[in-house]
RNA sequence: GCCCAGUUGGUGGAAUUGGCAGACACACUAGGCUUAGAACCUAGCGCCGCAAGGCAUGGGGGUUCGACUCCCUCACUGGGCA
Numbered sequence: 001g002c003c004c005a006g007u008u009g010g011u012g013g014a015a016u017u018g019g020c021a022g023a024c025a026c027a028c029u030a031g032g033c034u035u036a037g038a039a040c041c042u043a044g045c046g047c048c049g050c051a052a053g054g055c056a057u058g059g060g061g062g063u064u065c066g067a068c069u070c071c072c073u074c075a076c077u078g079g080g081c082a
């Protein structure tokens, strides 16, 4: 230099003939249980907003009524070729 794969909450990781994003698990927070703790059970858990609502899938742009998904470009990670 060229080719391929990947990048989604605090972590792992789902969701693609383009149509409810944050499933599920872990972690965390509160409560229950316990002498106390672990385990277990219940509820909560992205950001802004009083609310209605808006924003959020590596950065930026494009196509579309609608994009995690398609196109362009950049960055980064892994692999291959020279």
Base pairs, nucleotide, nucleotide: 001081002080003079004078005077006076007075010026011025012024019065028044029043030042031041032040046055047054048053058074059073060072061071062070
This is a predicted structure of an 82-nucleotide RNA (transfer RNA) from Bdellovibrio sp. NCBI's taxonomy places the organism under Bacteria, Pseudomonadati, Bdellovibrionota, Bdellovibrionia, Bdellovibrio. The coordinates come from a structure-prediction model, not an experiment, and the mean pLDDT is 81.